A computed fold for a 674-nucleotide part of an RNA from Candidatus Pacearchaeota archaeon CG_4_10_14_0_2_um_filter_05_32_18, annotated as large-subunit ribosomal RNA, domain II. Its mean pLDDT, the model's own confidence on a scale to 100, is 83. The full RNA is in RNAcentral, with records from SILVA.

Context: one part of a larger RNA
RNA sequence: GCCAGGGAGUUAUGUUCUGUGGCGAGACUAACUAAUGGAAGUCGUAGCGAAAGCGAGUGUGAAAACGCGUGAGUCACAGGAGGUAGACCCGAAGCCAGAUGAUCUAAUCAUGAGCAGGGCGAAGUCUUUAGAAAUAGAGAUGGAGGCCCGAACCGUUGUUGUGUGCAUGCACUUGGAUGAUUUGUGAUUAGGGGUGAAAAGCCACUCGAAUCUGGCGAUGGCUGGUUCCGGUCGAAAUAUGCCUCAGUAUAGUCUUAUUUUGCUAGUACACGAGGUAAAGUCACGGAUGGGAUUUGCAGGAUCUAAUGAUUACGGAAUCCUUUCCAACUCAGAAUUUGUGUUCUGCAUAAAAUAAGAAACGGGGGCAGGGCGUAAGGUCCUGUUCCGAGACCCGAACAAGGGAGACUAAAGUUAAGGUCCCAAAAUAUAUGCUAAGUGUAUCGAAAGGAGUCUUAAACCUGAGACACUAGGGAGGUAGGCUCAGAAGCAGCCAUCCUUUAAAGAAAGCGUAACAGCUCACCUAUCGAGGUUUUCGGCCCUGAAAAUGGACGGGGCUAAGCAUAUUACCGAUACUUUAGAGGCACUCAGAUGAGUGUUCUGGUAGACCGGCGUACUGUUUGCGUAGAAGCAUUCUCGAGAGAGAGUGUGGAGCGGAUGGUAAUGAAAAUCCUGGC
Numbered sequence: 001g002c003c004a005g006g007g008a009g010u011u012a013u014g015u016u017c018u019g020u021g022g023c024g025a026g027a028c029u030a031a032c033u034a035a036u037g038g039a040a041g042u043c044g045u046a047g048c049g050a051a052a053g054c055g056a057g058u059g060u061g062a063a064a065a066c067g068c069g070u071g072a073g074u075c076a077c078a079g080g081a082g083g084u085a086g087a088c089c090c091g092a093a094g095c096c097a098g099a100u101g102a103u104c105u106a107a108u109c110a111u112g113a114g115c116a117g118g119g120c121g122a123a124g125u126c127u128u129u130a131g132a133a134a135u136a137g138a139g140a141u142g143g144a145g146g147c148c149c150g151a152a153c154c155g156u157u158g159u160u161g162u163g164u165g166c167a168u169g170c171a172c173u174u175g176g177a178u179g180a181u182u183u184g185u186g187a188u189u190a191g192g193g194g195u196g197a198a199a200a201g202c203c204a205c206u207c208g209a210a211u212c213u214g215g216c217g218a219u220g221g222c223u224g225g226u227u228c229c230g231g232u233c234g235a236a237a238u239a240u241g242c243c244u245c246a247g248u249a250u251a252g253u254c255u256u257a258u259u260u261u262g263c264u265a266g267u268a269c270a271c272g273a274g275g276u277a278a279a280g281u282c283a284c285g286g287a288u289g290g291g292a293u294u295u296g297c298a299g300g301a302u303c304u305a306a307u308g309a310u311u312a313c314g315g316a317a318u319c320c321u322u323u324c325c326a327a328c329u330c331a332g333a334a335u336u337u338g339u340g341u342u343c344u345g346c347a348u349a350a351a352a353u354a355a356g357a358a359a360c361g362g363g364g365g366c367a368g369g370g371c372g373u374a375a376g377g378u379c380c381u382g383u384u385c386c387g388a389g390a391c392c393c394g395a396a397c398a399a400g401g402g403a404g405a406c407u408a409a410a411g412u413u414a415a416g417g418u419c420c421c422a423a424a425a426u427a428u429a430u431g432c433u434a435a436g437u438g439u440a441u442c443g444a445a446a447g448g449a450g451u452c453u454u455a456a457a458c459c460u461g462a463g464a465c466a467c468u469a470g471g472g473a474g475g476u477a478g479g480c481u482c483a484g485a486a487g488c489a490g491c492c493a494u495c496c497u498u499u500a501a502a503g504a505a506a507g508c509g510u511a512a513c514a515g516c517u518c519a520c521c522u523a524u525c526g527a528g529g530u531u532u533u534c535g536g537c538c539c540u541g542a543a544a545a546u547g548g549a550c551g552g553g554g555c556u557a558a559g560c561a562u563a564u565u566a567c568c569g570a571u572a573c574u575u576u577a578g579a580g581g582c583a584c585u586c587a588g589a590u591g592a593g594u595g596u597u598c599u600g601g602u603a604g605a606c607c608g609g610c611g612u613a614c615u616g617u618u619u620g621c622g623u624a625g626a627a628g629c630a631u632u633c634u635c636g637a638g639a640g641a642g643a644g645u646g647u648g649g650a651g652c653g654g655a656u657g658g659u660a661a662u663g664a665a666a667a668u669c670c671u672g673g674c
Stems, first nucleotide, its partner, number of pairs: 001674006011085003015081009026043003032037001047054002057068004088225002091222001095215006106189009115179001117149003120145001124141007153176003158172002161170002191207001193203003228609006238251005254356008262346001265344002268341006279329002285325003289321007297314001299313001300311004362386010391402003406578007416568003419553003425565001427564006438555002446540003450537003455532005468523004473497003478492003503518001506517003579599002581596006610663001612660010628647008
C1' cells in the first nucleotide's frame, strides 16, 4: 500500500412538545404480598397576597386604574428537544496518591588491585678549594616532581569523514598516563527527593521533576471521523451582551405544525413628502485670477517746521469679468416613498402561537462615501452574484457577459461568433490605417511638414509659391565715439535721390576695408499656393531578467469605423410525451380528472421508503438439491427485488407485527492476511 473483518447519537431517569390510544372531574398506582389483596402517594379539580387573610376573584392604590387569575385532565406507547449521568467516537500535555528502583550513572565509605620503557636531575650527603666561621664555588653521590617523551590503561580534539545496523559504531588524527590517577568487590544517599569541580548534568536506552499502578472513560470552546435510497422547503457569515474575539446566549434569517386574514407584488392615475445628482453665482455665505472707479484711509515711502501734502507700495468699498464649494442654494431632477382608486396576479402571500435548527471566519462586481501616495488595502451604505449555481461565452479563469439545470426527443434563439485548428459569411456597401498598428486590455503628460478630413483668412494668368539667373545703387565711410568703427563693437538719428527694385541694413565675414548672402525688384517657368483651425487613424514617448506568444496558425484584412442581410450557437424559449409536488373537483379516495410562470441547491428542518439480525402469529420450499459463491438476464427513479445456469451439499424463506450491539471508503482508525 491493497484486501477482509471490526469501528461512532446509546441506556437509565426527570422535564417539555407532537402523534396515537384508554378513562375522564377525575386519571394513575409504589413498596409489600401473592389473593381478588394493599390505597400511602403523584398530577388535576382555585386563585391572589410577604403575610394575616379574602375568594372567581385577589394584591397595590384615596381613587382612576394596573398586575396575576377565572374553559380538562391524567396514564401508557412512539417520536423531537433539553437536564443529570463518560452521553456520538478516537485523541493530549498535565495534576494527585501509593509503591518499585543507585547491577547504568553521581557522590561518599570500607577493603583490594594496576600503571612497559626512556629522559630531566630538587633537597640532602661526601670529597675538594676559599674562609676564623657562617657560608660560597667545583666534582661526585642522591633520586624529588598534580615534571617531560611514550605503551598498557583512562578519555574522545578534529575530519561538520563514513555509518543507523533494535540505538552512538568504524577509519585516520588526538589529550592524560605517580596522580584532584585508574579500577574490582561490598555498602550508603530516593523523586519536589538524592547526587552534582554546576552541563538544569546524572538517578537502569526514561529527567526543567524517574518508573509502575490507581484516581480515569481526567478535561479539551481544539483537530479528525461519523456507515442505505428518495421527496418538499431552504439559510447565515448581521445586531447586542459576555476575562468575549477559534466559543456562546438572545434577536434577525430557515423549516414544520396549528390558527387567523383580501393579502401581497406589479402597472397606471390623483393628491402629497424630499433638497441629492447635475447646475448656478445681481439668490445668500465663503473662496478665487484679471481689470476699472472711488476713498489718504490702519501701515509704509517721499516732501515738509507742522497737527500737513503727495503716493505707480498697501488697506477698504463698489462695478465688470474668470474659476470653484461636504459643512453655499434662487431654482432643481431621475430613482425613492405615504394615502386613495383602477387593472393584472394569487400555485398565493402575510401575521400570530408552538416546536426544531443552522449560523454569528465571508468574498467579488456595480453605484455612493470615510481613511490612505497607493494596494488583489481597509471601514461603511444600497444592490447584485459567488458562497449554496450546473450549462453557453470569455484560450485557460468562484463571483465578468448570457441563462436559473425534473426526464426524453425535435426545433428557435441569447451572449458570443462565422479563413484553418473549430459549428457558422474568405458576406455586402462606404471610408480609414502601412504602423503586423491591430486582430478581446495596459499605457500618460508631452511631441510629430505621417496621412485623411472640417472651416477660415490671404496671395494668384495684371503670373502666385518654390528652384535657377541677374540686379541689390547714389548723397555716404550719416553724425558721435574710437588706434580703427566704412550697413553690421557701442550711442544718436534713420532722411533724401536715381529707380523695375534696393534697409543709413536681417546674417556671415575683416585689425579696419574688402568679400558672401538677405530683405526688395526683374527675367525664366505656368497653376495653384501660404498660414491658421475641427476631427479620425497612425508614429515617438515605451526598460527585466532561458526563446515566445493576437489561444495558435496566420492575416494588409481574416485590422479599424459606420450600416445591412444571412447563418452558427445553451440544460434559456417553443412543441410533443412522461415522472413527481401543490391546489381544486369527484358517493368508490393508497384512485381518477383538471390546472400549474411548481420540481439547481451547502448548513439545516420536515416527509416517505429499501435492506440486515433475532422474535410472535400465519403460510411455504428443500438430497428430484437449502444457504453461500460465480455468471447471464428481467423489473424498479433508487436503496433493492426476481429468474436462468454452474458450483455447493443441508438447511432456508414469504406475509404481517415486535425488538435492535442494524447499513462504512476515509478517523496519520483497530486486528489479521498478502